[in-house]
RNA sequence: UAGCUCAGCUGGUAGAGCAGGAGACUCUGAAUCUCGGGGUCGUGGGUUCAAGUCCCAU
Numbered sequence: 001u002a003g004c005u006c007a008g009c010u011g012g013u014a015g016a017g018c019a020g021g022a023g024a025c026u027c028u029g030a031a032u033c034u035c036g037g038g039g040u041c042g043u044g045g046g047u048u049c050a051a052g053u054c055c056c057a058u
Base pairs, nucleotide, nucleotide: 003018004017005016006015012049021035022034023033024032042058043057044056045055046054
């Protein structure tokens, strides 16, 4: 660091739960189950082939 709470170990291209959306189930609702969406990782620089991760400023 997703709307909220948080993972992300040694730098290798970002995930979970909840919420919200759709569907199944139900006479209806709740609950339960299934599916998919959602991110310039506070901001601006630097290092590096490569930065959420290292360095500096705020």

A computed fold for a 58-nucleotide RNA from Podarcis lilfordi, annotated as transfer RNA. Rfam family: tRNA. Rfam's curators write: Transfer RNA (tRNA) molecules are approximately 80 nucleotides in length. The family's RNA type in Rfam is transfer RNA. The RNAcentral record of the sequence draws on Rfam. The organism belongs to Podarcis, within Eukaryota.